This is a predicted structure of a 74-nucleotide RNA (transfer RNA) from endosymbiont GvMRE of Glomus versiforme. Its mean pLDDT, the model's own confidence on a scale to 100, is 81. Rfam family: tRNA. Rfam classes the family as a transfer RNA. For this family Rfam cites "The tertiary structure of tRNA and the development of the genetic code" (Hou, Trends Biochem Sci, 1993). Rfam's curators write: Transfer RNA (tRNA) molecules are approximately 80 nucleotides in length. RNAcentral holds the sequence, with entries from Rfam.
RNA sequence: GAAUCCUUAGCUUAGUUGGUUAGAGCGCCCGUCUCAUAAACGGAAGGUCGGGGGUUCAAAUCCCCCAGGAUUCA
Numbered sequence: 001g002a003a004u005c006c007u008u009a010g011c012u013u014a015g016u017u018g019g020u021u022a023g024a025g026c027g028c029c030c031g032u033c034u035c036a037u038a039a040a041c042g043g044a045a046g047g048u049c050g051g052g053g054g055u056u057c058a059a060a061u062c063c064c065c066c067a068g069g070a071u072u073c074a
Stems, first nucleotide, its partner, number of pairs: 001073007010026004019057001029043004050066005
């Protein structure tokens, strides 16, 4: 320098042949239970879907650029 792939909640991730509200597990917080803690159970909060632009009635999803990362080639 070139090619392919990845980036979604604090962490690990589902969803990626566009379509009604973006979900789950763990963690954090509150509560129930207990003498107390843990476990278990119930509930709540937490996401500008890496950044910018474009296409579309509608974009996490399609296109372009940029940033970071992984692999391969030179």